Context: one part of a larger RNA
RNA sequence: AACGAACGCUGGCGGCAGGCCUCAAACAUGCAAGUCUAGGGGGUGUAGCAAUACAUCACCGGCGGACGGGUGCGUAACACGUGGGAAUGUACCUUUUGGUUCGGAACAACCCAGGGAAACUUGGGCUAAUACCGGAUAAGCCCUCACGGGGAAAGAUUUAUCGCCAAAGGAUCAGCCCGCGUCCGAUUAGCUAGUUGGUGGUGUAACGGACCACCAAGGCGAUGAUCAGUAGGGGAACUGAGAGGUUGACCCCCCACACUGGCACUGAGAUACGGGCCAGACUCCUACGGGAGGCAGCAGUAGGGAAUAUUGGUCAAUGGGUGAGAGCCUGAACCAGCCAUGCCGCGUGCAGGAAGACGGCCUUCUGGGUUGUAAACUGCUUUUAACGGGGGAUAAAACGCUCAUGCGUGAGCGAUUGAAGGUACCCGUUGAAUAAGCCACGGCUAACUACGUGCCAGCAGCCGCGGUAAUACGUAGGUGGCGAGCGUUGUCC
Numbered sequence: 001a002a003c004g005a006a007c008g009c010u011g012g013c014g015g016c017a018g019g020c021c022u023c024a025a026a027c028a029u030g031c032a033a034g035u036c037u038a039g040g041g042g043g044u045g046u047a048g049c050a051a052u053a054c055a056u057c058a059c060c061g062g063c064g065g066a067c068g069g070g071u072g073c074g075u076a077a078c079a080c081g082u083g084g085g086a087a088u089g090u091a092c093c094u095u096u097u098g099g100u101u102c103g104g105a106a107c108a109a110c111c112c113a114g115g116g117a118a119a120c121u122u123g124g125g126c127u128a129a130u131a132c133c134g135g136a137u138a139a140g141c142c143c144u145c146a147c148g149g150g151g152a153a154a155g156a157u158u159u160a161u162c163g164c165c166a167a168a169g170g171a172u173c174a175g176c177c178c179g180c181g182u183c184c185g186a187u188u189a190g191c192u193a194g195u196u197g198g199u200g201g202u203g204u205a206a207c208g209g210a211c212c213a214c215c216a217a218g219g220c221g222a223u224g225a226u227c228a229g230u231a232g233g234g235g236a237a238c239u240g241a242g243a244g245g246u247u248g249a250c251c252c253c254c255c256a257c258a259c260u261g262g263c264a265c266u267g268a269g270a271u272a273c274g275g276g277c278c279a280g281a282c283u284c285c286u287a288c289g290g291g292a293g294g295c296a297g298c299a300g301u302a303g304g305g306a307a308u309a310u311u312g313g314u315c316a317a318u319g320g321g322u323g324a325g326a327g328c329c330u331g332a333a334c335c336a337g338c339c340a341u342g343c344c345g346c347g348u349g350c351a352g353g354a355a356g357a358c359g360g361c362c363u364u365c366u367g368g369g370u371u372g373u374a375a376a377c378u379g380c381u382u383u384u385a386a387c388g389g390g391g392g393a394u395a396a397a398a399c400g401c402u403c404a405u406g407c408g409u410g411a412g413c414g415a416u417u418g419a420a421g422g423u424a425c426c427c428g429u430u431g432a433a434u435a436a437g438c439c440a441c442g443g444c445u446a447a448c449u450a451c452g453u454g455c456c457a458g459c460a461g462c463c464g465c466g467g468u469a470a471u472a473c474g475u476a477g478g479u480g481g482c483g484a485g486c487g488u489u490g491u492c493c
Stems, first nucleotide, its partner, number of pairs: 002491002005489005012346006018339002020304001026301002029299003034063003039060002042057006070257003080181006088174002093170008101135004110125006141150003155162002183229001185227001190220003195217008232254004236247004259280005282293004310336001312335003318332001319330004349380004359371005385430006394420001399414006437482005442463003448477005458465002
């Protein structure tokens, strides 16, 4: 000098930031991922004689749930950083080319009949689709030396669009490989059998002992292998003249994890925080047969701890998902609440005022010194405060209409939308009114006397003070320092 700090005393306001460093211990409750009825058939309700229309609900189906948000357990590693590489994939977006044909069989919902305490579940029957399957076609695509062989589609409808399939390219994102860099211990010296390499396969989006069969006997190591300990890495942060040292909170990038361990499914993408299966520990329900759960999401609870906040508001903006759109969802986000935790700013008045008042303290005591222009008193001001008025920006749009345009889109006009919040800010009225403490005063180190105590009580960072005149203990007066803070403790430079 610094801090994600804590503790003691004290505490007026605002702006900006930060806020479980410990038990990756356990979690009550609510919310945090949905959306589409313009893909499809139904149930219910309302209106209607009906056709039908509207609303709503679950179901089939599509896209999303792999993002966003959290944590730092593990990891000393191609994990990260940096620079390269070839044997790869990529939904949505984008560019281009070509296509979008004919059929079929089911399964939910629904109906019927059961089982179960529940969770849930069984059998039979009907049915639609952008769900599933088959045929046709194949420019380009895949396999093949070649001949040849293989493989696609989905419609909706208000007729204007949105889609669907194949192929090639782009962009983005991701997987893989390599050089170099990356803590400590030798009181860890040898380590290794898929181990090291080859051949041929399997597997993958892809290379590869990744895996398998066979063959060879290799590979690593004092330039520190192996083992053990510790640890997420980086951009950066703190400090320092620098070199360096220390750190990795907040913000950004990457990685890893999601009760513990393992596994795959679906999918463009996961071996998937709020999906699934198995095992385990724990908790809960139970009719004892069997079931349910996973806050290292946002709040919150109890526990641990020196210690760390509200079971708040809004989708107005930004961004995300979905939808043709209106919209819906969004504890992302934007805001508000709490905390002097930090940084910064402001205030607690200003000027005059000597009878140098009273009081306190000191004293050489009818006196003097000091507190001290300090107070009183006079004048002024009103930041702040209280009260009364005014009061924006954040809003751009999306949408509708018109015009232009091959599309994408652009231009003009019109309407609507603000959580924060009647907040910030501005004006006025009132009145010095509402606002100062903490630590120190022997030397280091700025600041001194009196009384009490008497090696006691105590102080102390070091040196050291205290045993009867203690500037070092305690109190008082005075003084010094900093100031809404001041000290102490801890850590690092």